[in-house]
RNA sequence: AGAGCCGGACAGGCCACCGCUGCGGGAUAUUUCCCGGAGAGGAAAGUCCGGGCUCCACAGGGCAGGACGCCGGAUAACAUCCGGGAGGGGCGACCCUCAGCAAGCGCAACAGAAAGCAGACCGCCGCAUCUAUUGCGGUAAGGGUGAAACGGUGGGGUAAGAGCCCACCAGAUGCUCUGGUAACAGAGCAUGCUGGGCAUGCCUCGUCUGGAGCAAGACCAAAUAGGGAAGGCGGCUGGCCCGGCCGAGCCUUCCGGGUAGGUUGCUUGAGGGUGCGGGUAACCGCACUCCUAGAGGAAUGGUGGCCCCCGCCUUCGGGCGGCGACAGAACCCGGCUUAUCGUCCGGCUCUUGUG
Numbered sequence: 001a002g003a004g005c006c007g008g009a010c011a012g013g014c015c016a017c018c019g020c021u022g023c024g025g026g027a028u029a030u031u032u033c034c035c036g037g038a039g040a041g042g043a044a045a046g047u048c049c050g051g052g053c054u055c056c057a058c059a060g061g062g063c064a065g066g067a068c069g070c071c072g073g074a075u076a077a078c079a080u081c082c083g084g085g086a087g088g089g090g091c092g093a094c095c096c097u098c099a100g101c102a103a104g105c106g107c108a109a110c111a112g113a114a115a116g117c118a119g120a121c122c123g124c125c126g127c128a129u130c131u132a133u134u135g136c137g138g139u140a141a142g143g144g145u146g147a148a149a150c151g152g153u154g155g156g157g158u159a160a161g162a163g164c165c166c167a168c169c170a171g172a173u174g175c176u177c178u179g180g181u182a183a184c185a186g187a188g189c190a191u192g193c194u195g196g197g198c199a200u201g202c203c204u205c206g207u208c209u210g211g212a213g214c215a216a217g218a219c220c221a222a223a224u225a226g227g228g229a230a231g232g233c234g235g236c237u238g239g240c241c242c243g244g245c246c247g248a249g250c251c252u253u254c255c256g257g258g259u260a261g262g263u264u265g266c267u268u269g270a271g272g273g274u275g276c277g278g279g280u281a282a283c284c285g286c287a288c289u290c291c292u293a294g295a296g297g298a299a300u301g302g303u304g305g306c307c308c309c310c311g312c313c314u315u316c317g318g319g320c321g322g323c324g325a326c327a328g329a330a331c332c333c334g335g336c337u338u339a340u341c342g343u344c345c346g347g348c349u350c351u352u353g354u355g
Base pairs, nucleotide, nucleotide: 001351002350003349004348005347006346007345008344009343010342012307013306014305015304016303017302018301020039021038023036024035025034026033027032041326045337046336048335049334050333051332052331053213054212055211056210065209066208067207068206069205070084071083072082073081074080085098086097087096088095089094099204100203104202105201106198107197121143122142123139124138125137126136127135128134151169152168153167154166155165156164170194171193172191173190174189175188176187177186178185179184217264218263219262220261227255228254229253230252231251232250233249234246235245236244237243271290272289273288274287275286276285277284278283308324309322310321311320312319313318
């Protein structure tokens, strides 16, 4: 210098004017004005996971359903994160994946004779015979097809062959030992055991698992209609009063539910920053410090100027244009995923050159 890998930060800046929504103070005196100060994000998004919070449900046990899946740790919790293990990719920095197909069932294009349990197209060997482009049988060693053809090499053996037998190598399984918390790794012995893929197909094993969500929920509470209680009038009983019963009528008073509407939940929180300490790390502890939107058909905007950035032109003074990524809080928090013009910082790898 070129090509890359990993991690982090920012997300145009300043000024003026006009607006919008809360908050504090003042005036007005009840809805307005003045002053001050605040006002979107790294993803506010998708609503895909996990939790807080709220209401409902709930003796106990089981099934079904759902989610997750190497091991250890972190955490409020997780499908997240950190560290490790195994396998795969890359020269490398580094990246990707993760229970069990040796329980059962199921699935698989093309080519090929044959694709899941074996299989005979050519070839090889034997036998038969009508001696041929023949038939039957044996053979997975050789050829050919394929992503994949049932360990590899050599020897023995055989009609020809074959773990059929043997030696070595590779793997698997079982047992033992060593290291490791574990996943796992290494070593020794035994067994000829050599048994393809898909579980993001049913399934098996293990762990976890009530439902609904701030339109949750709580409080205040008109008008109208309807409900309940008491009293009076009324009706029935009765000769009359008390009493009892009725209420399908009228009046008065009271009560409760509840609609519109209003208030609350509402933003100080598993919070941010700095320092120190513990830990490989995720993270945790302590001290100091900061306050940072709370709307409700829903504010956070517009205009102008200068600078920055980008494109074009240039007489290198500048001029013209673009108005500048993705996007827009709605109870809150931790994640994941997706979108994103560009800029900056840190660590590292490979190649080439120079000293």

The prediction has a mean pLDDT of 75. A computed fold for a 355-nucleotide RNA from a Desulfovibrionaceae bacterium, annotated as Bacterial RNase P class A. The RNAcentral record of the sequence draws on ENA. It is recorded under the gene name rnpB. It matches the Rfam family "Bacterial RNase P class A". Its family is annotated with ribonuclease P activity, dimeric ribonuclease P complex and tRNA processing in the Gene Ontology.